[in-house]
RNA sequence: CAACGAUAAAGGCAAACCUGUUGAAAAAUAGGGACGCAAAGCUAAAGGGCCUGUAAAAUGGCAGCCAGUUACCGAA
Numbered sequence: 001c002a003a004c005g006a007u008a009a010a011g012g013c014a015a016a017c018c019u020g021u022u023g024a025a026a027a028a029u030a031g032g033g034a035c036g037c038a039a040a041g042c043u044a045a046a047g048g049g050c051c052u053g054u055a056a057a058a059u060g061g062c063a064g065c066c067a068g069u070u071a072c073c074g075a076a
Stems, first nucleotide, its partner, number of pairs: 004074002012037002017032006035064001041069003047066002049062003
């Protein structure tokens, strides 16, 4: 340095659900909450896929689906 991921250390994030707000919807956001996560950090026309919507068509949405990219620690 890379790979790797521990009954290690310091920490971090926050599923479902509830309430408020926004939205045609998917969903997002604030608070509560904690199923879990070694990237549950970031990237959405311009990687794939999925969801909503439409007669059809996403410059609508999803990163906690895969993928790309950056990164804390240092046992085996």

The RNA shown here (c-di-GMP-I riboswitch aptamer) has 76 nucleotides and comes from Acetobacterium wieringae.
Of the family's consensus pairs, 94% are formed in the model.
Its mean pLDDT, the model's own confidence on a scale to 100, is 84.